[in-house]
Molecule: Glycine riboswitch aptamer
Organism: Acetivibrio straminisolvens
RNA sequence: GGACGCACCUCUGGAGAGACCGUAAAGGCGCCGAAGGGGCAAAUGAAUGGUUCCGUAGAGGACGAUUCAGAAAUCUCUCAGGCAAAAGGACAGAGAAGUGUUU
Numbered sequence: 001g002g003a004c005g006c007a008c009c010u011c012u013g014g015a016g017a018g019a020c021c022g023u024a025a026a027g028g029c030g031c032c033g034a035a036g037g038g039g040c041a042a043a044u045g046a047a048u049g050g051u052u053c054c055g056u057a058g059a060g061g062a063c064g065a066u067u068c069a070g071a072a073a074u075c076u077c078u079c080a081g082g083c084a085a086a087a088g089g090a091c092a093g094a095g096a097a098g099u100g101u102u103u
Stems, first nucleotide, its partner, number of pairs: 001103006009095005018029001020028002030083003036079001037077003044069005050063001052062003
C1' cells in the first nucleotide's frame, strides 16, 4: 500500500400512532413500535439417563427422554419510550480520523 471488518464523530434519507379528556396540574381513556429492554421455532450437534430394541456376551448401534447449544431479527411483548411541528429515531448511504484481521 491492497482486501475485509469494528466503534465514535459529521452530513443526507428515514415509518407508525389522540395538537385526546381534564383547568394547562393531579388524574383518566385510546393508540404506536424504529432509542433502550424482555420473549420465541426447526434441522443439526453435545452431555446425561433408559423395566425398550439389534447384538451369545462385550464393544458398538438403533429408538426414545431430559438439559444445553443452535437463538437472532424490522417477528413478538409494550417495562421504558412515543402519538401536530420541532426533537428523537431502528436502519441505509456518504465522509473524516482511528483501530482489528489478513495479504